[in-house]
RNA sequence: GCGGAUGACCGGAUGGCCGCGGGCCCGGGGCAACCCGGGGCCGAGGAAAGUCCGGACUCCACAAAGCAACGGUGCCGGGUAACGCCCGGCCGGGGAAACCCGAGGGAAAGCGCCACAGAAAUCAAACGGCCUCGCAUGCGGGGCAAAGGUGAAACGGUGGGGUAAGAGCCCACCGCGGACUUGGCAACAAGGACGGCACGGCAAGCCCCACCGGGAGCAAUGCCAAAUAGGGACCCCGCAUGGGCGGCUUUGGUCAGGGGUCCGGGUUGGCAGCACGAGCGCAUCGGCAACGAUGCGCCCAGAUGAAUGGUCAUCCAGCCCCGGGCCACGGUCCGGGGUGGACAGAAUCCGGCUUACAGGUCAUCCGCGCAA
RNA sequence: UGGGGUGUAGCCAAGUGGUAAGGCAGCGGUUUUUGGUACCGUGUAUCGUAGGUUCGAAUCCUACCACCCCAG
Numbered sequence: 001g002c003g004g005a006u007g008a009c010c011g012g013a014u015g016g017c018c019g020c021g022g023g024c025c026c027g028g029g030g031c032a033a034c035c036c037g038g039g040g041c042c043g044a045g046g047a048a049a050g051u052c053c054g055g056a057c058u059c060c061a062c063a064a065a066g067c068a069a070c071g072g073u074g075c076c077g078g079g080u081a082a083c084g085c086c087c088g089g090c091c092g093g094g095g096a097a098a099c100c101c102g103a104g105g106g107a108a109a110g111c112g113c114c115a116c117a118g119a120a121a122u123c124a125a126a127c128g129g130c131c132u133c134g135c136a137u138g139c140g141g142g143g144c145a146a147a148g149g150u151g152a153a154a155c156g157g158u159g160g161g162g163u164a165a166g167a168g169c170c171c172a173c174c175g176c177g178g179a180c181u182u183g184g185c186a187a188c189a190a191g192g193a194c195g196g197c198a199c200g201g202c203a204a205g206c207c208c209c210a211c212c213g214g215g216a217g218c219a220a221u222g223c224c225a226a227a228u229a230g231g232g233a234c235c236c237c238g239c240a241u242g243g244g245c246g247g248c249u250u251u252g253g254u255c256a257g258g259g260g261u262c263c264g265g266g267u268u269g270g271c272a273g274c275a276c277g278a279g280c281g282c283a284u285c286g287g288c289a290a291c292g293a294u295g296c297g298c299c300c301a302g303a304u305g306a307a308u309g310g311u312c313a314u315c316c317a318g319c320c321c322c323g324g325g326c327c328a329c330g331g332u333c334c335g336g337g338g339u340g341g342a343c344a345g346a347a348u349c350c351g352g353c354u355u356a357c358a359g360g361u362c363a364u365c366c367g368c369g370c371a372a
Numbered sequence: 373u374g375g376g377g378u379g380u381a382g383c384c385a386a387g388u389g390g391u392a393a394g395g396c397a398g399c400g401g402u403u404u405u406u407g408g409u410a411c412c413g414u415g416u417a418u419c420g421u422a423g424g425u426u427c428g429a430a431u432c433c434u435a436c437c438a439c440c441c442c443a444g
Base pairs, nucleotide, nucleotide: 001368002367003366004365005364006363007362008361009360010359012315013314014313015312016311017310018309020043021042022041024039025038026037027036028035029034045343049354050353052352053351054350055349056348057217058216059215060214062252063251064250065249066248067247070213071212072211073210074209075089076088077087078086079085090104091102092101093100094099105208106207110206111205112202113201114200127148129144130143131142132141133140134139135138156174157173158172159171160170161169176195177194180191181190182189183188221272222271223270224269231263232262233261234260235259236258237257243255244254245253279298280297281296282295283294284293285292286291316341318339319338320337321336322335323334324333325332326331373443374442375441376440377439378438379437382396383395384394390427398414399413400412401411402410420436421435422434423433424432
């Protein structure tokens, strides 16, 4: 210098004028509600998005225990309020490496699938072939699964011995299996000996196992004001004993009500919920880290047809063109002109995941090349 | 805000792990004076997009995109 990988951050700036929302202070008018004026402070995001997860919070007369259905997670250890998230590690796969990905429990609990090709795709199998026997140029009998072919995959692989020819038939190494020893909290790794030398794959097929999960959701839920019709009809189960209390059972409790169909009326107002938070920043300590503890400091939007906008000027990141200097010929610096800045708007809040993103900055690691 | 569906050729529409039916339209031919009808033949699909599992995916899984419906 180039290429690759990982992590973090910014994502236009400044000034003037006019115009907005919240809240605080002051002054004036007013009985008050409220109105007018002035001053200061604050005012969208890393994803506010998708609505994929987990919660906080609110309500449901329900609460506890158990079971079922449905759904989710799935190696080990840790973090967290919790999670399907994050951190560290193990194993497997990809990559030259740095790194990246994993849907990572179970195939002797059971069922199912493996098309076509091929002799044969689970308890086998002989197309072609090898050996051998009998008759005879072809047929028949017996043995073989090693070499050949098919296929994604053919019931371990390589080499040697042995055999009529072969086969873990025997041996060496690799591989596989359970036990033992060592290391590790563990997943797991290593080691030597032994072993029958051996009945595949798919569970992102159904399923089995372990663990987790009440239901709705801020348009939740409360209060105030106003208005109407303190509405009407019918059916079923009931009045604390088999009715109701978002599946079932038991126990306890609670409501005299509960459920359904039809007809009709009023209110579409205001306030609270509404932002002090599992909050943010800095430092120290503990920890590989995620994160935790302590101390100090800070208050950072709360709208409700929905606020932060418009205009003018200057500067700037990047890109293109021209000129000049330096140069390791890759590039870099100065001046001038032109152009121009992505994805995208809170609505109860927080912790994550996923997706979109022009341009730029910093740090670390891997590889290649060059100079001193 | 909450819930449920759809996406296959120009149009409609089967296919539910083994390489994509059928119908209409289109093109060509036959018949007819010509057209229509009828008959014969025929093409057009990377199954919304991208990745993953598997020997193999329209089908199974994940993420994203577009459209439709229900309740409030």
This is a predicted complex of two RNAs, RNase P RNA and transfer RNA, with 444 nucleotides together. Rfam match: Bacterial RNase P class A. Its family is annotated with tRNA processing, ribonuclease P activity and dimeric ribonuclease P complex in the Gene Ontology.